Bacterial RNase P class A from a bacterium, 364 nucleotides, folded computationally.

[in-house]
């Protein structure tokens, strides 16, 4: 210097003037006036998870349905985060994993290929015991029936262990060493798992992000949740069912029993307040832990609208680009993008800066 990887931070600051929203205080009969503070994120987005909160009597039991899936931790909890294990990608720094079970059962593996799970002979290799046929004086060679083989080649995503040696007519775990697989035991580890010794020629692949089995988890609905105040009307008409109780079904339990639920038509109202911001909150310091985090102490209180406010201008500084007589001048001020009950995550969108690590090149 180039390329790659991991992590972090910022996404303007200060002042003035005017404008908007809300809070507090003072004054004011009211309208309102003055003063002092505050006012949109790194993802506010997606609505994908987890909760807090609210309502449904109990949120009880079961089935169904849904979710997660190595081990150990963190957390209010999670499908999130951390560390480790295993497999895998990468030269590496690092990254990825819907990572339990294929002898509980069912199912699938197209086409190609001889054959795709307890299979199989296309090209082939060997024999030739039928004492066959052809050539030949003979040795011998060729062909066919028959028998043996699956080691070589081919097909395929994948071929019924791999590789090497021996052995064989040619071959094959047929035998042997190593690897793989299965079993027993020992050591390390909280554990997943790792390592070692011995025995055994050894059971027949893959897919469960196929149905399924196993382990663990799950009441439902949602801020247009809901609570309160006030007002108005028709305490309406007709019909259906025998029940209703916040996914479906069953059991319990509760309510009702002439009440409950549902459907059609018709009528009235759509006003106000709360929920609505002190929150598992933010910041700083120290201690502790590999880490996610935890503990202690201190400081702060941080938008609350209701058709939806948070804006505009000027100056200075900061940052960036160009020019420069080095005094300064000119221009820009970034990207993705706007709270609506709140919080913890994940995912997606996006500009710039920094730190550390890995590989390569060049110079010294």
């Nucleotide at each position: 210097c180039c390329u790659g990887g991991u992590c972090u931070c910022c996404g303007g600051a200060c002042g003035a003037u005017c404008g908007c929203c809300g809070g507090c205080g003072a004054c004011u009969u009211u309208c309102g006036u003055c003063g002092c503070g505050g006012g949109a994120g790194g993802a506010a987005a997606g609505u994908c998870c987890g909760g807090g909160c609210u309502c449904c009597a109990c949120a009880g039991g079961g089935c169904g349905a849904g979710g997660u899936g190595g081990u150990g931790g963190g957390u209010a909890a999670c499908g999130c985060c951390c560390a480790c294990c295993g497999u895998u990608c990468g030269c590496a720094a690092g990254g990825a994993c819907a990572g339990g079970g294929a002898a509980a059962g069912u199912g699938c593996c197209a086409c190609a290929g001889a054959g795709a799970a307890c299979a199989g002979a296309c090209c082939g290799c060997c024999g030739g015991a039928c004492g066959g046929c052809c050539a030949g004086c003979a040795a011998u060679g060729g062909c066919g029936a028959c028998g043996g083989c699956a080691a070589g080649g081919g097909u395929g995503a994948a071929a019924c262990g791999g590789c090497g040696a021996g052995g064989u007519a040619a071959g094959a775990g047929c035998u042997c060493a190593c690897c793989g697989c299965g079993g027993a035991c020992c050591g390390g580890u909280c554990g997943a798992c790792c390592g070692g010794u011995c025995c055994g020629g050894c059971a027949c692949g893959g897919c469960a992000a196929a149905c399924c089995c196993c382990a663990c988890c799950u009441g439902g609905a949602g801020g247009a949740a809901g609570a309160c105040c006030g007002a108005a009307u028709a305490g309406g008409a007709g019909g259906a069912u025998c029940g209703c109780g916040u996914c479906g079904c069953c059991c319990g339990c509760g309510c009702c029993g002439a009440g409950a639920u549902c459907c059609u038509c018709g009528g009235g109202u759509a006003g106000g307040u709360c929920g609505u911001u002190g929150c598992a909150g933010g910041c700083c310091a120290c201690c502790u832990g590999c880490g996610a985090g935890g503990g202690u102490g201190g400081c702060c209180u941080u938008a609350g609208a209701g058709a939806a406010a948070u804006g505009a201008u000027c100056g200075u500084c900061a940052c960036c680009g160009c020019c420069u007589u080095c005094g300064g001048g000119c221009g820009g001020c970034a990207c993705c993008a706007g709270a609506a009950c709140c919080c913890g995550g994940c995912u997606u969108a996006c500009g710039g800066a920094g730190a550390c690590c890995a590989g390569g090149c060049a110079c010294u």
Notes
It matches the Rfam family "Bacterial RNase P class A". From the family's description: Ribonuclease P (RNase P) is a ubiquitous endoribonuclease, found in archaea, bacteria and eukarya as well as chloroplasts and mitochondria. Rfam classes the family as a ribozyme. The sequence was found by an Rfam model in a public genome assembly. Of the family's consensus pairs, 94% are formed in the model.